[in-house]
Molecule: small-subunit ribosomal RNA
Organism: Saccharimonadales bacterium (SeqCode)
RNA sequence: AUGGAGAGUUUGAUCCUGGCUCAGGAUAAACGCUGGCGGCGUGCCUAACACAUGCAAGUCGUGCGGUAACAGGAAUAGUUUACUAUUUGCUGACGAGCGGCGAACGGCUGAGUAACGCGUGGGAAUGUACCCCAAAGUGAGGGAUAACUCCGGGAAACCGGAGCUAAUACCGCAUAUGAUCUUAGGAUUAAAGCUUCGGCGCUUUGGGAACAGCCCGCGUCCGAUUAGGUAGUUGGUGAGGUAAAGGCUCACCAAGCCGAUGAUCGGUAGCUGGUCUGAGAGGAUGAUCAGCCAGACUGGAACUGAGACACGGUCCAGACUCCUACGGGAGGCAGCAGUGAGGAAUCUUCCACAAUGGGGGCAACCCUGAUGGAGCAACGCCGCGUGCAGGAUGAAGGCCUUCGGGUCGUAAACUGCUUUUAAGAGUGAAGAAUAUGACGGUAACUCUUGAAUAAGGAUCGGCUAACUACGUGCCAGCAGCCGCGGUCAUACGUAGGACCCAAGCGUUAUCCGGAGUGACUGGGCGUAAAGAGUUGCGUAGGCGGUUUGUUAAGCGAGUAGUGAAAUCAAGUGGCUCAACCAUUUGGCUAUUACUCGAACUGGCAGACUCGAGAAUGGUAGAGGUAACUGGAAUUUCUAGUGUAGGAGUGAAAUCCGUAGAUAUUAGAAGGAACACCAAUGGCGUAGGCAGGUUACUGGACCAUUUCUGACACUGAGGCACGAAAGCGUGGGGAGCGAACCGGAUUAGAUACCCGGGUAGUCCACGCCGUAAACGAUGGAUACUAGCUGUUGGAGGUAUCGACCCCUUCAGUAGCGAAGCUAACGCGUUAAGUAUCCCGCCUGUGGAGUACGGUCGCAAGACUAAAACAUAAAGGAAUUGACGGGGAGCCGCACAAGCGGUGGAGCAUGUUCUUUAAUUCGAUGGUAACCGAAGAACCUUACCUGGGUUUGACAUCCUUGGAAUUACUCCGAAAGGAGUGAGUGCUUUAUUGAACCAAGUGACAGGUGCUGCAUGGCCGUCGUCAGCUCGUGUCGUGAGAUGUUAGGUUAAGUCCUUCAACGAGCGCAACCCUUGUGAAUAGUUGGAUUUUUCUAUUCAGACUGCCUCGGCAACGGGGAGGAAGGAGGGGAUGAUGUCAGGUCAGUAUUGCCCUUACACCCAGGGCUAGAAACGUGCUACAAUGGCCAGCACAAUGCGCAGCGAAGUCGCGAGAUGGAGCAAAUCGCAUCAAAACUGGUCCCAGUUCGGAUUGCAGGCUGAAACUCGCCUGCAUGAAGUUGGAAUCGCUAGUAAUCGCAGGUCAGCAUACUGCGGUGAAUACGUUCCCGGCUCUUGUACACACCGCCCGUCAAACCAUGAAAGUCGCCAAUACCUGACGUGUGAGCUUUGCCUCGCCCUAAGGUAGGGGAGAUGAUUGGGGUUAAGUCGUAACAAGGUAUCCGUAGCGGAAGCUGCGGAUGGAUUACCUCCUUU
Repeated sequence: AUGGAGAGUUUGAUCCUGGCUCAGGAUAAACGCUGGCGGCGUGCCUAACACAUGCAAGUCGUGCGGUAACAGGAAUAGUUUACUAUUUGCUGACGAGCGGCGAACGGCUGAGUAACGCGUGGGAAUGUACCCCAAAGUGAGGGAUAACUCCGGGAAACCGGAGCUAAUACCGCAUAUGAUCUUAGGAUUAAAGCUUCGGCGCUUUGGGAACAGCCCGCGUCCGAUUAGGUAGUUGGUGAGGUAAAGGCUCACCAAGCCGAUGAUCGGUAGCUGGUCUGAGAGGAUGAUCAGCCAGACUGGAACUGAGACACGGUCCAGACUCCUACGGGAGGCAGCAGUGAGGAAUCUUCCACAAUGGGGGCAACCCUGAUGGAGCAACGCCGCGUGCAGGAUGAAGGCCUUCGGGUCGUAAACUGCUUUUAAGAGUGAAGAAUAUGACGGUAACUCUUGAAUAAGGAUCGGCUAACUACGUGCCAGCAGCCGCGGUCAUACGUAGGACCCAAGCGUUAUCCGGAGUGACUGGGCGUAAAGAGUUGCGUAGGCGGUUUGUUAAGCGAGUAGUGAAAUCAAGUGGCUCAACCAUUUGGCUAUUACUCGAACUGGCAGACUCGAGAAUGGUAGAGGUAACUGGAAUUUCUAGUGUAGGAGUGAAAUCCGUAGAUAUUAGAAGGAACACCAAUGGCGUAGGCAGGUUACUGGACCAUUUCUGACACUGAGGCACGAAAGCGUGGGGAGCGAACCGGAUUAGAUACCCGGGUAGUCCACGCCGUAAACGAUGGAUACUAGCUGUUGGAGGUAUCGACCCCUUCAGUAGCGAAGCUAACGCGUUAAGUAUCCCGCCUGUGGAGUACGGUCGCAAGACUAAAACAUAAAGGAAUUGACGGGGAGCCGCACAAGCGGUGGAGCAUGUUCUUUAAUUCGAUGGUAACCGAAGAACCUUACCUGGGUUUGACAUCCUUGGAAUUACUCCGAAAGGAGUGAGUGCUUUAUUGAACCAAGUGACAGGUGCUGCAUGGCCGUCGUCAGCUCGUGUCGUGAGAUGUUAGGUUAAGUCCUUCAACGAGCGCAACCCUUGUGAAUAGUUGGAUUUUUCUAUUCAGACUGCCUCGGCAACGGGGAGGAAGGAGGGGAUGAUGUCAGGUCAGUAUUGCCCUUACACCCAGGGCUAGAAACGUGCUACAAUGGCCAGCACAAUGCGCAGCGAAGUCGCGAGAUGGAGCAAAUCGCAUCAAAACUGGUCCCAGUUCGGAUUGCAGGCUGAAACUCGCCUGCAUGAAGUUGGAAUCGCUAGUAAUCGCAGGUCAGCAUACUGCGGUGAAUACGUUCCCGGCUCUUGUACACACCGCCCGUCAAACCAUGAAAGUCGCCAAUACCUGACGUGUGAGCUUUGCCUCGCCCUAAGGUAGGGGAGAUGAUUGGGGUUAAGUCGUAACAAGGUAUCCGUAGCGGAAGCUGCGGAUGGAUUACCUCCUUU
C1' cells in the first nucleotide's frame, strides 16, 4: 500500500489507423411473463395544469368589560318529596368582543435565477421579541372606544347612525441610574398591572447567546455563425434615505467604467453536503435526508410588526371559477388526504397526539395532516421458505436412436423423518422519568395439526455458460454487432434436453465504465484525419545565456483556525443474521493566518561575453526594379528565278496552288522568346528568376575579433508578398491557341488526329488571393558513427606558376552506424535524442456544402454547421489473378510444305420443326459415326390399346398341393375357362428341403427428381514442368528464402553460385513392343544343310573412345557399330482448376409414386422433314477408267462355328459335308495398289455413280412402315469448290487393301494389320496456348473483375421561396390603478378632499431575434436484377491528378500553369562494390 483483464467486426490472408457493437455497475424507473412470507426504505421525474369535500394556527378569564351556550348552586313561583317555570355571573367554565403573544416557525414546490444566488474563507457600518447575566426603577393622574342596547340599509357579503362601559388598550404629569443630542452651558426621554401572596409581569441601560441584514477575495454550464457594451453609466462634493456602508435616491462637477484572461447578448440550469461510476485523475448527476436560496393563481404595492413587503393577511390590476334578488359579492391544495386532466408512470378523502418537537398559558390544559404509526405497490435493498434421508426392475410416459440403446433420472412411485412457513390456541413485552400506548393483543415465546399453503423467467451460431428432432423453404420470421432463412437451419416456430439467475426473470430508457475514440495522469499531424502558400515583418502573450547581491511572489517545512450533521472507511455494539440503526476513530485531498528556509523560477540592483547585432576587409550569384540594345528563327509584304504540285495522316480528307503555290534569292515590316554555355549548378522567405550593357537596390557567405552587452526565440489577431487562369481601362498582336467552324475516325464522337481560328498569351496601371502553392515534412537551439560527389570562401602544403594534396566554415546531392517507424522508409539538411513557441486533427458520406457574416466589379475567396444515411472508409506491405506493361523460353503455334474440310450426291450425328410418340442424356475449346462394340420383334426407357395388384424379382408367416405334363375352346397376345396323366427325395413317421397355388401384412418395385447432397469412374488445362514439406534463417505479421541468379536440358534435367541444408509427389528410369546378335528348345513349319520361323533367357548404347569449346553441367564434329546421344512406339497423367460429365452402367443420402410414376402383352415410334450445323464416304478423271495377264503380306478369327474338294447358277448364292477346338483344317486362289499388254482421247465422256423400275438371293416367327446382297435396265448433281478453316516433321503425310469386335442378319463407323511411300522447317517479328522472372493495380466470385455521372421510379431528411401565423426581449410615445413620499386646501384636521413624482397593467409604432407553416424550386441520401454511354483502376486503351477558364445529354473534353501520388525504353550524371 488493497489498486488497472478484454472480445467481435474492414482483408484471400497480414500489420496498422479508425469507428461501430458487446460483456460490468447503477436507477425516484416503466413494460412483458410470473408471484409464498417478513424486516428496512422509497413512491407525479409529465401540466409552477385546474380543483369538489374535510382537516393543516391558535391560545391566554392569573390583562378587560362581560354572560350567548353548558353544568352546578341560591332565591322566587306552580304544586306533594320529586318535577316544571322564572330570576340571579354566585361558581365551574366560556360564544362573540377589547387586549397580549404567536401567526415571518413548522409543512410544500423548484417556476424564475448564470447571480455575492450558492460553496468556501474573511470583513465592518448594523438590528433583535422571546432566553440568560448585571445595574436602576415600577409614583400620581386623564379622556375615549369595541362588546352591549336602540334605530336604519342590503338578497348576501357586510355597513351606517345614536347612546353606555373596562383594561397589561390610549394620552399627558413627576422622577432620570442610565441613554440620545449638544454651542459642553444645557436640553430631551420611561413604566402595568395581576395574584391562591409562592410568584408572574412592566420600564430604562449595558453585556451575552443564538438569529438576521450588508460588503469583499476565490470557485461556479454552453455559444464569437453574439465584438463591442454602458448616461445613474464610472468617480467626486453635498443632501436625503435606511437598523446599517453604498448612485440606494437627488442636485452639481468631471468623463469615466467593463471587454479577446471573452464584456454585452443568446441558450440552458435552483446551488451545495452528497449520489452513481471509475484503479485513479476524471465524467455524469443534484429524488428521498441535511444546509442555503427562491416561489405561493399572474403582475405590482405597501401596512402591521422585533422580524414579512407575508402559502392558509390587506390593497390594486389581469386571467379563470363560483354565488346573485343583476344592484353587487366570494375564491386561490407548489400543506395532508382526495378528484379531473396530462402521461409509459407514482399510494389511504386512515389512526393518534402515547413518544419527539413547536405555539399559547403560572398551571391544569388546548392546538399541531409537524411528527409517531398503520394501509396500498416485488418499486428497491436484505433475510427466509417452497422439504430432508433412503429408494433401480433404472417403472410408466415423453424425446432421441446407429434399433443395440441413450436421456429426463433417485427424479417419481414407495418407506421413514422434520415443521422454518401456514392454520388453530395460549401467554404476552420494551418503547413510559410520577401518570399517560395510536401502533396493538403487535413483536417475541409456548402448544397442537399436517409435506401439508408456496417456482418461475430468460437463454442455448460466435462474442457467451448451454444441442438434438420435427415443421417451414430468402416465405414466415430472428437480430446487440457479425449475420441466419432459397428442401438435412445447433441462428425462424414447436418439442425434448441443457445452461444461467431465482420470488423474481427478461426487455426498453438513461448515466459512468470498457474508450489511452479529447490523451493533466495519457494521443497524434511524410504516405492513414491533421504543418496555414510564404512565419516574410511584427503586437499582445508564452519562454529565455553566464555571474554577484538582495527580496521572498512562486516553492519547501512547521504551528494554528475552518472544512455542519448525515453520507464514506475501519473498529465495536443493538435488532435471532443481514439490510437497518447506534457509537468511537479516521478521512473530507480545499483554504486562511503566522513563523522559518533560500537550492531552483520570478522581481529589483550590478557585472560578463559564448547567443544576437554592429564595424572593417573580401567573395559568388538567372536576387529585384528601370532604361537602352543584339542576332538566329517563325509569319506577312514587295520584287526576281521557276513549274505542278504542296501540306497533312495510321490511312485520308477539309486546306493552299496554273489568278503561279511549295522551293529558292534579295529587300522590308512586326511581335514574342532567348539555342549552345547548362549542371541532382547558382540566387531568393515563398511564389519564382536565364541574350547583352548601364543605373539604382536587397540579402547571403568568408576572414579579422574592433564595438554594444541578452538587445534572443516563437508569435493569436494585424500588415506585406503571393504561379497560372480570370476581371477592369488603354495599348499591342508574329507564333501558339480555350470557345467556335470545317475534315476525318466511330454504332455515335459535343473527344483523341488534321485544316483554320476569337478571347487570351505580351506591355502599363488597378483588382483577384487561389494550386499536387509538395520535401504532401512549421520555426528556433543543442547533442548523437562515417564515406563520397559538387558550389562559394579561408588557411596550410607544394610549385616558377596553374594543378594535386590536407584542414576548416557555409550551402547542395547520394549511400549508410545507432536509433525511430504500422510498414514503406528517415537517418548531422532526421521522420533520432531533448527543450521552447505557434498552427492543425478526432469514423465515412452529407460537405469544404447550406445559412449568417467579412472581402471582391464579377468569378468567387475566407470563416463554417446540422438533419439524415452508414459499418465500415483508409494506410503500408503479402500471395495470387489480370494488363490493348516489359524480358526470356517452349509447342505443327506461326512460317516453309503435302493433303484435306467449306461447293456436289450419299451415309451418319445434332439443332429446329412436326408428331399420339418421334424416350433420355451429352452443348465453345473439353457435345455433335458421342453413351450406342451394330433400334424390323426383343432391345425400349416413349405412344395407343388390352390386362394384373404382396405383384415379373427377394425374405418371412399360415393353409393346401409333389414337381411336372397332354389336349379342347375363346382371344391380337398377355391371359382366361375346362378335361385328363402324374404321386418323386428325406424322416425320430409329426415332418423337412426344393417347387407350385391361395391368403395375410411387413414389404417388393420405380430408366421418377436432385451430378448444385454424394462415392466411384472419366474429360480438360497437359506428358505442361511444375506442386509441396521438415529443420534452419529473415520478417511484428501475412509470408519470404529453399524454388531466385548465370549457364544447360525434352524436363525444378544437371552444373556453378547463394542463408540455406535436405526430403516428398511429379520429370527420367524400372514395364510392354520393335530394330541386331547369341544360347537353349522346338511342333503342326522346311525335300535336305546353312538360313527363315516360333518360344524363353541373355548380350548390346554408357557421351564409353577421339577431337574442339566450356570451371562444370553440357554442346559441336568423328570413329566403330544393327542401332548414337531419350534409337522408334506404347502403357504410365503431380498439387490442383472447370459446383466440367455421369443418380439412364452399378452403388448411394434426401424427397416423391404405391389398383400406379410398378408389372405383362400386341401394334406403332426412336428411321418423320421446309431448314441449319458437325463428322465421313464416293467423285469430278488420262499419275485415270475399262479389259486381260501376272507378283508380293501381316494382324487375326473359327464348334448353335469356320466350312474344303466336287456339282449347279451370269451372279448373289445353293448343294455338298472331307478336315479342324486349329503354326496341322478352314475363312483365304488369302490381298489391293504395283507391274506387263490392249483400249478410251478430254467429252458431263467407256468419268461419276445417286435415283428409279423389273427379276432374284440370304438371315430371321416376321424384311410394309424399316435389313443386306445380286443381275438387267435407268444414269442425277458434280469439271477441284467464297469468306473461312483442319491434320501432318519419317516408315510420318498421302494412298492401297486385309482382319477383328458388336452381330441371326445389317459397317462409308470403330479397333488393329501390313503394302507402296514423299515434300518442307530460313527462322521466332506476328496469331493461339503454356512456363519462368519482373512491374502496375481501386481486381480476390480474381478483367466475363471493378466502377462513374445524367435520365426515369419510390421513399427520407434538408436549403431557398411570394408570403402567412403565433411567440420573445428591448426601444419610443400615449393613458395610468393601488400605494409610499410630497405639496396645497378647510364648514369637518379627517380612515377627509384635490394635486405632483414614480410605477403595474393596457394601447400605438417601427425595427430586432428564434420558431412553425408555404404553391413552387435546388441539390443530397437510400433503394437484387430500369435507360444512355464507359470517365477512373493495367501505359484502363488520349497517363492521372490540382488550381482556373470556356464548352458539352452525362460521365467529361479542351486551353494555361503546376505535381508524380505515371507505366515503358534509351541516354547523361551520381552513388555502392571490385